[in-house]
């Protein structure tokens, strides 16, 4: 003089964020109006409700069921929001001061 570690102070970041988990609301549900299709089919719209509640109210598998008419049903699985809690998640920079080593 230079690198590395370490301590501490100052500064600036940065978390009212972002990730997980869990709890609440809702049951990813439920009503009605239009419309389409007909066992290789059983859809699309729109409205309404329902949450201290914003949005969302749909995908997918799988089993019946209708014998060709006009209505579909079970069940498994997969979230999104909106509030709340609980964990996790971030450090840089400059100077000092030791401390090794050169």
């Nucleotide at each position: 003089u230079a690198u590395a570690a370490a301590u501490g102070u100052u500064u600036c970041g940065u978390a009212u964020a972002c990730c997980u988990u869990c709890a609440u609301a809702u049951a990813u549900c439920c009503u009605c109006g239009a419309u389409a299709a007909u066992a290789u089919g059983g859809u699309u719209c729109g409205a309404g409700a329902g949450u201290c509640u914003c949005u969302a109210c749909c995908g997918g598998g799988u089993c019946a069921c209708c014998u060709u008419a006009a209505a579909c049903g079970a069940u498994c699985u997969g979230a999104c929001u909106a509030u709340g809690a609980a964990g996790g998640c971030a450090g840089a920079a400059c100077a000092g001061u030791c401390u090794a080593u050169u």
Overview:
The RNA shown here (Purine riboswitch aptamer) has 102 nucleotides and comes from Priestia megaterium. RNAcentral records the identical sequence in 2 taxa. The source organism's lineage runs through Bacteria, Bacillota, Bacilli, Bacillaceae and Priestia. RNAcentral holds the sequence, with entries from ENA, Rfam and Ribocentre.